[in-house]
Context: one part of a larger RNA
RNA sequence: UGACGGGGGCCCGCACAAGCGGUGGAGCAUGUGGUUUAAUUCGAUGAUACGCGAGGAACCUUACCAGGGCUUAAAUGUAGAUUGCAUAAGCUAGAAAUAGCUUUUUCUUCGGACUAUCUACAAGGUGCUGCAUGGUUGUCGUCAGCUCGUGCCGUGAGGUGUCAGGUUAAGUCCUAUAACGAGCGCAACCCCUGUCGUUAGUUGCCAACAGGUUAUGCUGGGAACUCUAACGAGACUGCCGGUGCAAACUGAGAGGAAGGUGGGGACGACGUCAAAUCAUCACGGCCCUUACGUCCUGGGCUACACACGUGCUACAAUGGUCGGUACAGAGAGCAGCCACCUUGCGAAAGGGAGCAAAUCUUUAAAACCGGUCUCAGUUCGGAUCGCAGUCUGCAACUCGACUGCGUGAAGCUGGAAUCGCUAGUAAUCGCAUAUCAGCCAUGAUGCGGUGAAUACGUUCCCGGGCCUUGUACA
Numbered sequence: 001u002g003a004c005g006g007g008g009g010c011c012c013g014c015a016c017a018a019g020c021g022g023u024g025g026a027g028c029a030u031g032u033g034g035u036u037u038a039a040u041u042c043g044a045u046g047a048u049a050c051g052c053g054a055g056g057a058a059c060c061u062u063a064c065c066a067g068g069g070c071u072u073a074a075a076u077g078u079a080g081a082u083u084g085c086a087u088a089a090g091c092u093a094g095a096a097a098u099a100g101c102u103u104u105u106u107c108u109u110c111g112g113a114c115u116a117u118c119u120a121c122a123a124g125g126u127g128c129u130g131c132a133u134g135g136u137u138g139u140c141g142u143c144a145g146c147u148c149g150u151g152c153c154g155u156g157a158g159g160u161g162u163c164a165g166g167u168u169a170a171g172u173c174c175u176a177u178a179a180c181g182a183g184c185g186c187a188a189c190c191c192c193u194g195u196c197g198u199u200a201g202u203u204g205c206c207a208a209c210a211g212g213u214u215a216u217g218c219u220g221g222g223a224a225c226u227c228u229a230a231c232g233a234g235a236c237u238g239c240c241g242g243u244g245c246a247a248a249c250u251g252a253g254a255g256g257a258a259g260g261u262g263g264g265g266a267c268g269a270c271g272u273c274a275a276a277u278c279a280u281c282a283c284g285g286c287c288c289u290u291a292c293g294u295c296c297u298g299g300g301c302u303a304c305a306c307a308c309g310u311g312c313u314a315c316a317a318u319g320g321u322c323g324g325u326a327c328a329g330a331g332a333g334c335a336g337c338c339a340c341c342u343u344g345c346g347a348a349a350g351g352g353a354g355c356a357a358a359u360c361u362u363u364a365a366a367a368c369c370g371g372u373c374u375c376a377g378u379u380c381g382g383a384u385c386g387c388a389g390u391c392u393g394c395a396a397c398u399c400g401a402c403u404g405c406g407u408g409a410a411g412c413u414g415g416a417a418u419c420g421c422u423a424g425u426a427a428u429c430g431c432a433u434a435u436c437a438g439c440c441a442u443g444a445u446g447c448g449g450u451g452a453a454u455a456c457g458u459u460c461c462c463g464g465g466c467c468u469u470g471u472a473c474a
Base pairs, nucleotide, nucleotide: 001474002473003471004470005469007468008467009466010465011464012463013462015458016457019421020420021419022418023417026313027312028311029310030309031308032307033306034304035303042053043052064299065298066297067296068295069294070293076122077121078120079119080118081117082116084114088103089102090101091100092099093098106113107112124288125287127286128285129284133282134281135277136276137275138273140271145184146183147182148181149180150179151160152159153158164175165174166173190265191264192263193262195233196232197231198230199229200228201227205222206221209220210219211218236259239253240251241250242249243248315414319373320372321371322370323369324368325367331362332361333360336355337354340351341350342349343348380411385406386405387404388403389402390401391400427450428449429448430447431446432445433444
């Protein structure tokens, strides 16, 4: 100087407390461990792995296994030699890759171009090492810290500044001060959202006027309103009262759409964990080269006594079911979204307009109003299984989703323990998108609808910051 202490002081955080809802019990989905297997490819493993890489494993993907093939090879270039093909169609063998046969088949300014084969040189490797690395990422932590120049102090390591008294979300600011300044962080500058104005008015809007319809901005028209999207205004403790030297704090203060960081996002200092990744990519070294490269068929990654994590659905009456009536936002769309009509109980099918979209398409659901069920393993719950189908796709056996009929399991609110959340939040309800032929999505990422309870407080648990003290630790 650090680190540590079941030392001390001060302070903070959904850290505890106060509340609300879960997990842990059931069934299923998914990931992991284990076991099994020819293979169940590889990686991630306290917090910081386990709905994670994977934002789509039937083939492909695919890296794994079995079997069958190839050896300059899948691609490209140079040099040399040879050739007229390549392609397309058909047949034969085969699981296919592939091999064989038949037909067809170049251009030319004659220099050559192009294609194919052979030879030589350069390949290829998701093989190893993340403890050789770059790049990227997690975490402490959006915590308030981490440093430098000059000066001063100390023999020196080093200290001071950065401490003290206040204050703040903050090393934020003020006062004091052997320190005076500065940098990386904090804050602000950026984006979204909340209010108003100006400009603009189509594909969006419709107050007034007129026309028209069973009905609809449908039409003439309008530029007010909503909205769209560009530019501005606005919030600064600016004003007032109180406290204070100041910084600042406080007030159901004024004004204001908004008040003290208005709310959210992006943004992550010096560093820590030899943290993660050689399988995104790049790269040093090592290793393989008729194979650890590469092509194909089939299988596997989906196994199943079991254990754990994360979720979904429930156990019901604040509910189930039937009928009726409303109200979004954000997105996506041509190998697409599909109005409307017909057929089908339905998944869908057959027709068929519009729209490369503020124009066309894409049903919001909880909610509300009625009927019924009356506390039961039930009109709760839907697992499992049987039959019949629809669709995608070369192909749904291993191993897809969905529909109809039948079947109707566990489950009556969950032990010890444990998680999230402080406001448009939790809870609850749907909608959309990426990936994508289809989909194992209950996942992920967004979007809106309805919309709470509680916080006395900091004694205690956990994590962190500053000061101080002890130490046989470095």
RNAcentral holds the full RNA, with entries from ENA and SILVA. Predicted 3D model of a 474-nucleotide part of an RNA (small-subunit ribosomal RNA, 3' major domain) from an uncultured bacterium. The coordinates come from a structure-prediction model, not an experiment, and the mean pLDDT is 81. It matches the Rfam family "Bacterial small subunit ribosomal RNA". The family is grouped with related families in Rfam's "SSU clan".